[in-house]
RNA sequence: GGAGCAGGACAAAUGACCGCUGCUUUGCCUUAAAAGCAAAGGAGAGGAAAGUCCGGGCUCCACAGGACAGGGUGCUGGGUAACGCCCAGUCUUGGCGACAAGAAGGACAGUGCCACAGAAAGGAUACCGCCCCGCCAUGUGCGGGGUAAGGGUGCAAUGGCGAGGUAAGAGCUCACCAGUCCCGUUGGUGACAACGGGAGAUAGGUAAACCCCAUCCGGAGCAAGACCAAAUAGGGGGGCGCUUGAGGGCGGUCCGUCCGAGUCCCCGGGUCGGUCGCUCGAUCCUGCCGGUAACGGCAGGACUAGAGGAAUGGUCAUUGUCCCGGUACUCCGUGAGGAGAUCGGGAAACAAAACCCGGCUUACGGCCUGCUCCAACA
Numbered sequence: 001g002g003a004g005c006a007g008g009a010c011a012a013a014u015g016a017c018c019g020c021u022g023c024u025u026u027g028c029c030u031u032a033a034a035a036g037c038a039a040a041g042g043a044g045a046g047g048a049a050a051g052u053c054c055g056g057g058c059u060c061c062a063c064a065g066g067a068c069a070g071g072g073u074g075c076u077g078g079g080u081a082a083c084g085c086c087c088a089g090u091c092u093u094g095g096c097g098a099c100a101a102g103a104a105g106g107a108c109a110g111u112g113c114c115a116c117a118g119a120a121a122g123g124a125u126a127c128c129g130c131c132c133c134g135c136c137a138u139g140u141g142c143g144g145g146g147u148a149a150g151g152g153u154g155c156a157a158u159g160g161c162g163a164g165g166u167a168a169g170a171g172c173u174c175a176c177c178a179g180u181c182c183c184g185u186u187g188g189u190g191a192c193a194a195c196g197g198g199a200g201a202u203a204g205g206u207a208a209a210c211c212c213c214a215u216c217c218g219g220a221g222c223a224a225g226a227c228c229a230a231a232u233a234g235g236g237g238g239g240c241g242c243u244u245g246a247g248g249g250c251g252g253u254c255c256g257u258c259c260g261a262g263u264c265c266c267c268g269g270g271u272c273g274g275u276c277g278c279u280c281g282a283u284c285c286u287g288c289c290g291g292u293a294a295c296g297g298c299a300g301g302a303c304u305a306g307a308g309g310a311a312u313g314g315u316c317a318u319u320g321u322c323c324c325g326g327u328a329c330u331c332c333g334u335g336a337g338g339a340g341a342u343c344g345g346g347a348a349a350c351a352a353a354a355c356c357c358g359g360c361u362u363a364c365g366g367c368c369u370g371c372u373c374c375a376a377c378a
Base pairs, nucleotide, nucleotide: 001374002373003372004371005370006369007368008367010365012319013318014317015316016315017314018313020044021043023041024040025039026038027037028036046350050361051360053359054358055357056356057355058221059220060219061218070217071216072215073214074213075089076088077087078086079085090104091102092101093100094099105212106211110210111209112206113205114204127151128150129147130146131145132144133143134142135141136139159177160176162174163173164172178202180199181198182197183196184195185194186193187192225276226275227274228273235267236266237265238264239263240262247259248258249257250256283302284301285300286299287298288297289296290295321347322346323345324344325343326342327341329340330339331338332337
């Protein structure tokens, strides 16, 4: 210098002016309060607020107990409120390596499937080849049989190698190796590892195919849910009234006249609307202790949006970071060049809470630290 691997913190800062949404105080308004208006003070998004994929809290409904169905998960130990998450390991796979990935129980319980190619895809198979026999009678011949050594197909075709054996061959037989299963010893909490012994010649793969085994799971979600509560309509009860006329119209009253079967009060449910739920919580920061770690404990400190179609914004100045260009400046270097100073210009991503947490996944900007490999120089 190049190519990578792992982790961390940040998400520019300060000030001025103009706004926006809550809160507190004061003033105006009001009989008073609320609402409204004004002023001052103080607060006001994220690492992912996102996707809404998992797990909890909370709320309502359901529920004696058990079973079936359905769904999730699946190496070991630990963490946690819980998890399909996290940490530490084991094994396997990938990478030269730093490291990374794994939906990692069971394929002699049963069923299914294995594209294309290939003769045959499984308790299978004879295309070429090899060997034996028969026929024609001589050649690139035909027919029958044996053979999984060799070729060929495929992701995958009865483990490898040697000897025996044979017509040719083959775990057909035997020794050794590999693999499978069983037993033991040692280490480890355990997954497992190392070593030793034994068994039988030893029939693939696939369970993010059905299935089996183990284990977990009641449903709906803040539009949950609780409270206050208008008009109109309807429900219940009561009063008055129905030609012996309640009540209403004719500008206020009486008379008169017309219409006339309802009308008034109370109660309770729902709707519009309003209030609560609502943010103090498995919370955050600092320090110490325990633990390899995830995490836990103790002490001290902090209060940090709570809106409801949804506020958290804009402009300017200065400074910082990065990039580009310039310089009759300084330093380092033999040099190419590098660092600084200074001037001018430019850039700053992904993205916005909506009941609250723990995760996962996805999007995204530059910075810092450690490590690996390659090349060159000393």